[in-house]
């Protein structure tokens, strides 16, 4: 340079058109234990950006960025 695939909190995952965007993990705060850890509960924290279709967009479409892969 072309082609393709990804991109969701600190990390790691799930939702394929209808919401309160679920789950681990972590981080705090409480329970419980003589302390500690384990263990329960409870609270924080997220859709990479711009546009488009649509009553609705994490979901379709188009472009961007960044990352992989392969091809030259």
């Nucleotide at each position: 340079g072309c082609a393709c695939c990804a991109u969701u909190g600190g990390u790691c995952u799930a939702a394929u058109g209808g919401u309160u965007a679920g789950g681990a993990u972590a981080g705090c705060c409480g329970c419980c234990u003589u302390c500690c850890a384990a263990g329960c509960g409870g609270c924080u924290g997220g859709u990479u950006c711009g546009g488009g279709u649509u009553c609705g967009a994490u979901u379709c479409c188009c472009g961007a960025a960044u990352g992989g892969u392969g091809c030259a």